[in-house]
Molecule: transfer RNA
Organism: Microcaldota archaeon
RNA sequence: GGGCUUGUAGCUCAACGGCAGAGCGUCCGCUUUGCAUGCGGAAGGUUUCGGGUUCGAAUCCCGACAAGUCCA
Numbered sequence: 001g002g003g004c005u006u007g008u009a010g011c012u013c014a015a016c017g018g019c020a021g022a023g024c025g026u027c028c029g030c031u032u033u034g035c036a037u038g039c040g041g042a043a044g045g046u047u048u049c050g051g052g053u054u055c056g057a058a059u060c061c062c063g064a065c066a067a068g069u070c071c072a
Base pairs, nucleotide, nucleotide: 001071002070003069004068005067006066007065010024011023012022013021018055026042027041028040029039030038048064049063050062051061052060
């Protein structure tokens, strides 16, 4: 330098072009003398960035950046 894959919550990951979710974690409540477990609830998101297509984009297209991998 080139090819391919990936980028979504604190972490690991989902998400037919149509309300952004789960598990774990955090916080609160119930339960306990207390802790743990269990149950219920809540907070937490510029979907890496910039454009384009579309009534509508995490999703499709282009570019940039970053990570991984292969080639040179």